[in-house]
This is a predicted structure of a 78-nucleotide RNA (c-di-GMP-I riboswitch aptamer) from a Candidatus Acetothermia bacterium. NCBI's taxonomy places the organism under Bacteria, Bacteria candidate phyla, Candidatus Bipolaricaulota. Of the family's consensus pairs, 95% are formed in the model.
Formats: sequence, structure tokens, C1' cells
RNA sequence: CUCCGAAAAAGGUAAACCUGCCGGAAGACAGGGGCACAAAGCUACGAGAGCCGGAUGCGGGUCAGUCGGGUUGCCGGA
Repeated sequence: CUCCGAAAAAGGUAAACCUGCCGGAAGACAGGGGCACAAAGCUACGAGAGCCGGAUGCGGGUCAGUCGGGUUGCCGGA
């Protein structure tokens, strides 16, 4: 450096749901909670899904725990 793995060790994140708060909504944030996760760290570049507007073409915003890509990284093995 690349690939593989998550048994061990050190840890990490935090689903649904509840509460608060922001938003027109999808949804975000905070607290509780713990389904699960070897990148469930970051990133809206591509696809996809959902929200709003529109007769349509389309436009705006959302989702990274939908998939792919980019990028950073602990431990172990080859």
C1' cells in the first nucleotide's frame, strides 16, 4: 500500500418509538431509547425513493441506516 475479516481488544454510531424545538412538508436538531451496523465516519457526484409547486416539460428542497461513487480511518490476518 492492497485485499479480506470482525473472533479478540479498545472503542464508536444509534433504528423504531416518546418528548422538546425548527420547517409548508419530506425531514433536521436535542434528550430519552436500542433495532441494528466493520465505516451506519464525512461527502448530494450518479441512480433511486419520498416532500412541495406545476396541466406538462420541469423547478426547489429532503433522505448518506436505499444503492453506487469519492474521501478519511481503529484492530487482526494474508